RNA sequence: GCCCCAGUAGCUCAGCCGGUCAGAGCGCCAGACUCAUAAUCUGAGAGGUCGUCGGUUCAAGCCCGACCUGGGGCA
Numbered sequence: 001g002c003c004c005c006a007g008u009a010g011c012u013c014a015g016c017c018g019g020u021c022a023g024a025g026c027g028c029c030a031g032a033c034u035c036a037u038a039a040u041c042u043g044a045g046a047g048g049u050c051g052u053c054g055g056u057u058c059a060a061g062c063c064c065g066a067c068c069u070g071g072g073g074c075a
Base pairs, nucleotide, nucleotide: 001074002073003072004071005070006069007068010026011025012024013023019058028045029043030042031041032040051067052066053065054064055063
């Protein structure tokens, strides 16, 4: 230098070929239970600019381009 993969909540990840409100588990918070803690249970609970910038579209996590970060391969 070229090619491939990944980047979505604090962590691990889902999101099927563009449209249902952006979700799950763990964690966090609150409550229940307990003498208390843990465990367990409950929850219309908190938490997200979907790596960045631009483009396409009525509509983008999803499509296109450039770039950034991490991993791998070739030279």
Predicted 3D model of a 75-nucleotide RNA (transfer RNA) from Cellulomonas sp. McL0606.
The RNAcentral record of the sequence draws on ENA.
Model confidence (mean pLDDT): 81 of 100.
NCBI's taxonomy places the organism under Bacteria, Bacillati, Actinomycetota, Actinomycetes, Cellulomonas.
RNAcentral records the identical sequence in 2 taxa.
Its Rfam family is "tRNA". About the family: Transfer RNA (tRNA) molecules are approximately 80 nucleotides in length. Rfam links the family to the GO term triplet codon-amino acid adaptor activity.